[in-house]
RNA sequence: CGAGUGAACCAGAUGAUCGCGGGGGAAACCCUGAGGAAAGUCCGAGCUCCGCAGAGCAGGGUGCUGGGUAACACCCAGUGGGGGCGACCCUAAGGCUAGUGCCACAGAAACAAACCGCCUGUCUUGUUCAGCAGGAUAGGUAAGGGUGAAAAGGUGAGGUAAGAGCUCACCAGCAGCUAGGUGACUAGCUGGCUAGGUAAACCCCACCCGGAGCAAGGCCAAGUAGGGAAGGAGAGGCUGCUCGUCUCGUUUGACUUCCGGGUUGGCCGCUUGAGGCUGCAGGCAACUGCAGUCCUAGAUAGAUGAUCAUCCACGACAGAACUCGGCUUAUAGGUUCACUCGGCCC
Repeated sequence: CGAGUGAACCAGAUGAUCGCGGGGGAAACCCUGAGGAAAGUCCGAGCUCCGCAGAGCAGGGUGCUGGGUAACACCCAGUGGGGGCGACCCUAAGGCUAGUGCCACAGAAACAAACCGCCUGUCUUGUUCAGCAGGAUAGGUAAGGGUGAAAAGGUGAGGUAAGAGCUCACCAGCAGCUAGGUGACUAGCUGGCUAGGUAAACCCCACCCGGAGCAAGGCCAAGUAGGGAAGGAGAGGCUGCUCGUCUCGUUUGACUUCCGGGUUGGCCGCUUGAGGCUGCAGGCAACUGCAGUCCUAGAUAGAUGAUCAUCCACGACAGAACUCGGCUUAUAGGUUCACUCGGCCC
């Protein structure tokens, strides 16, 4: 100097004039007012209600280990596997020896076998005594060829009638033992020689899970029709089912269904929080503790705009609606730090 990897921050600035929402104030005026994703509504909670308290089944979620957190499918640190020269990145990563499925076509054969072959015995043909070549039959074989995503672990050597873990060496897998580690797992030694793959197939195993949601839920005011009809002895609530439990009712009618009427107004919930910032301490880190300091939107016909001047990165994706911790998606441009690879100079 170039090409990359990982992380953090900004998201136009300054001044003047007028204007908008909330709070304070008698007023003048003062303070404050959209994001890194506010988006998606994909996870987890806080909060509210279902009168209170359950058990089981069904159903759903997660899936290597340890830690963090209010919790999580999130984050951090590791382990196994894969990608990259590397810094680094990805991971749907428990179990096929509980069971049931599936592996089309091709191929002899896909829970097990012989199409082409190789070898041996007997009979037989070719001038045929031998050799050689062919045919029939009986047996041995899975090393060679072919098919396929995959064919009785792979490569090499020995051995054999021809072959095969039959034997040996190296390697992969599996099992056992020893050592290290909290653990996932790793290393070494020994051994029989090894009958597939698939669970992002059904399933099994381990752990976790009440439901509904701010249009939750309360209060005030106002108003009509405390309306009508049918059924009715048991009914309703606790997600679906069962048990259990609670409440109401049996002609003074609980409850169910249908028809119809009134209300669509105001206030609360509504922003002080698992909060922000700074410093110190602990921890590899995520994060935790202590101290100090700050209050930074609460609309509801839905608030941030307009004009002028200067600078500049010449403005991307884009606007809160109960709140927070995450993930995912979109994104012009700018700044900083650390690391990797390549080239050059000293």
Overview: A computed fold for a 346-nucleotide RNA from a Bacillota bacterium, annotated as Bacterial RNase P class A. Rfam family: Bacterial RNase P class A. Rfam's curators write: Ribonuclease P (RNase P) is a ubiquitous endoribonuclease, found in archaea, bacteria and eukarya as well as chloroplasts and mitochondria. Its mean pLDDT, the model's own confidence on a scale to 100, is 79.